This is a predicted structure of a 71-nucleotide RNA (transfer RNA) from a bacterium.
RNA sequence: CGGGGUGUAGUAUAGUGGUAGUACGCGAGCAUGGGGUGUUUGUAGCCCGAGUUCGAUUCUCGGCACCCCGA
Numbered sequence: 001c002g003g004g005g006u007g008u009a010g011u012a013u014a015g016u017g018g019u020a021g022u023a024c025g026c027g028a029g030c031a032u033g034g035g036g037u038g039u040u041u042g043u044a045g046c047c048c049g050a051g052u053u054c055g056a057u058u059c060u061c062g063g064c065a066c067c068c069c070g071a
Stems, first nucleotide, its partner, number of pairs: 001070007010024004018054001025043007047063005
């Protein structure tokens, strides 16, 4: 320098145009004499900007970060 991929909650991960889920974590309640553990409930998220669309996590373009391949 060229090509490709990835970016979603504190962590990991699903979601191919219409309400953003799951697990762990964290807070609270209950069970136990206490802990572990179980259970209920809560908490918190789409990398940034623009475009297309009635509507974008999703499609298009640009940028940023990381990974891979080539030179």

Model confidence (mean pLDDT): 84 of 100. It was read from a public genome assembly. Its Rfam family is "tRNA". Rfam classes the family as a transfer RNA.